[in-house]
RNA sequence: GCGCCCGUAGCUUAACGGACAGAGUGCUGGUUUGCGGAACCAGUGACGGGGGUUCGAUUCCCCCCGGGCGCA
Numbered sequence: 001g002c003g004c005c006c007g008u009a010g011c012u013u014a015a016c017g018g019a020c021a022g023a024g025u026g027c028u029g030g031u032u033u034g035c036g037g038a039a040c041c042a043g044u045g046a047c048g049g050g051g052g053u054u055c056g057a058u059u060c061c062c063c064c065c066g067g068g069c070g071c072a
Stems, first nucleotide, its partner, number of pairs: 001071007010025004018055001026044006048064005
């Protein structure tokens, strides 16, 4: 330099173009307990950036940024 794949909560990870973007874990509070853990209840927090297509984009297209793999 070229090609392919990936990027969503602190972490792991879902979402035929139409859901308040869903879960697990974590964190916070509560219930419970002699204390703690576990369990249960509630809360918390995310679409890498910028354009485009579309009535509508996490999803499709382009550029950029970051990561991985392959070929040189």
Molecule: transfer RNA
Organism: marine sediment metagenome